[in-house]
RNA sequence: GCAGAAGGCUGGACGGCCGCGCUGAAGGCUUGCCUUCCGCGAGGAAAGUCCGGACUCCCUAAAGCAACGGUGCCGGGUAACGCCCGGGCAGGGCAACCUGACGGAUAGCGCCACAGAAAUGAAACCGCCGCGCCCCCGGCAACGGAUCAGGGCGCGGUAAGGGUGAAACGGUGGGGUAAGAGCCCACCGCGCCUCUGGCAACAGGGGCGGCACGGCAAGCCCCACCGGGAGCAAUGCCAAAUAGGGCCCCCGCGCGGGCAGGUCCCGGCAACGGGAAACCGCCGCUAGGCAUGCUUUAGCCAAGAGGGGCCGGGUUGGCAGCUAGAGGUGCGCAGCAAUGCGCAUCGCAGAUGAAUGGUCGUCCAUGGGGCUCUGCCCCGGGACAGAAUCCGGCUUACAGGCCUUCUGCGCAA
Numbered sequence: 001g002c003a004g005a006a007g008g009c010u011g012g013a014c015g016g017c018c019g020c021g022c023u024g025a026a027g028g029c030u031u032g033c034c035u036u037c038c039g040c041g042a043g044g045a046a047a048g049u050c051c052g053g054a055c056u057c058c059c060u061a062a063a064g065c066a067a068c069g070g071u072g073c074c075g076g077g078u079a080a081c082g083c084c085c086g087g088g089c090a091g092g093g094c095a096a097c098c099u100g101a102c103g104g105a106u107a108g109c110g111c112c113a114c115a116g117a118a119a120u121g122a123a124a125c126c127g128c129c130g131c132g133c134c135c136c137c138g139g140c141a142a143c144g145g146a147u148c149a150g151g152g153c154g155c156g157g158u159a160a161g162g163g164u165g166a167a168a169c170g171g172u173g174g175g176g177u178a179a180g181a182g183c184c185c186a187c188c189g190c191g192c193c194u195c196u197g198g199c200a201a202c203a204g205g206g207g208c209g210g211c212a213c214g215g216c217a218a219g220c221c222c223c224a225c226c227g228g229g230a231g232c233a234a235u236g237c238c239a240a241a242u243a244g245g246g247c248c249c250c251c252g253c254g255c256g257g258g259c260a261g262g263u264c265c266c267g268g269c270a271a272c273g274g275g276a277a278a279c280c281g282c283c284g285c286u287a288g289g290c291a292u293g294c295u296u297u298a299g300c301c302a303a304g305a306g307g308g309g310c311c312g313g314g315u316u317g318g319c320a321g322c323u324a325g326a327g328g329u330g331c332g333c334a335g336c337a338a339u340g341c342g343c344a345u346c347g348c349a350g351a352u353g354a355a356u357g358g359u360c361g362u363c364c365a366u367g368g369g370g371c372u373c374u375g376c377c378c379c380g381g382g383a384c385a386g387a388a389u390c391c392g393g394c395u396u397a398c399a400g401g402c403c404u405u406c407u408g409c410g411c412a413a
Base pairs, nucleotide, nucleotide: 001409002408003407004406005405006404007403008402009401010400012363013362014361015360016359017358018357020041021040022039024037025036026035027034028033029032043384047395048394050393051392052391053390054389055231056230057229058228068227069226070225071224072223073087074086075085076084077083088102089100090099091098092097103222104221108220109219110216111215112214125162126161127158128157129156130155131154132153133152134151135150136145137144138143170188171187172186173185174184175183189211190209191208192207193206194205195204196203197202235320236319237318238317245311246310247309248308249307250306251284252283254282255281256280257279263276264275265274266273267272285288290304292302293301327346328345329344330343331342332341333340334339364382367379368378369377370376371375
């Protein structure tokens, strides 16, 4: 220098003006609004809502069994996880490194398309070998092979070789044989036993066994472990008008409040002043307004319409839940690491028809063009995206820029 591998950071900066949400202080008034000022105001993914929790309600599902769903090499971390860290094994890469649906196929069932003789009971198309019988054989032909031999047919042997397939009942080499074959031997593989190292997954060694036991569990299944349901539109509280429900009242030129506001009446140009009723409380006795029924005629009766009052439920609405939390930052210690512990320090959105914006100037990164080209000028222009109860993860989207460590190749010294 070129090509790569792993990890991390950043995600335009500053200032002026206008504006928005929340909190605090001060002031104003019509007491829940306004004005001024201070402070704070989106993300690494706020996203997908895919896992795991906190919290809340339902609920008793809690131990056990059954069903269903999920997870699945080993060890560790964590509140928990399907996440993370470390290790093992397998596959890929020259390497740095990457990838992993990675428990069980001697628990059982099932399946293995096409091709092929045969897909797990076994079996034989070509070929090879033996025996018997026959005589030319192969080719369209030219022609070639053959008589020590070759060929055809039949009966046997074989599973080396060819051929089929994703996969063919161990592999390579040697011996052996008519030809062959774990038939025999060595090594590899496999199974069983055992030793050593390791917490373990697993790795290495020794012995025995000729060798069976093919693949698929991402088909059912078996084993181990985990799981009650719904979700902040959870849940709790306050509470207008209308309709509907329940209960009570309707007497007195009585007394007091009501005169703050609303209604009505009077006066006034108006500000306003005076009064009344509704309504509330108290007192009194003859025990109650209207209409109907019965009736001993105000009778502590029944039921009804109207008016008024109170209560309960509850829609719109409002408040709480709501943000101090498995919190951020720094340092130290333990650990390979994930992470844990300790100390110090910080205050960091809380909207709900849903704030976090707009504009101007200077600069920065970047793209295009021009020129008098070591620079200047002009134009464009800022990735993905936007909280909604909160937290830990995973996944997905992302212009550009920066940093650290490592690998291979080339060049120079």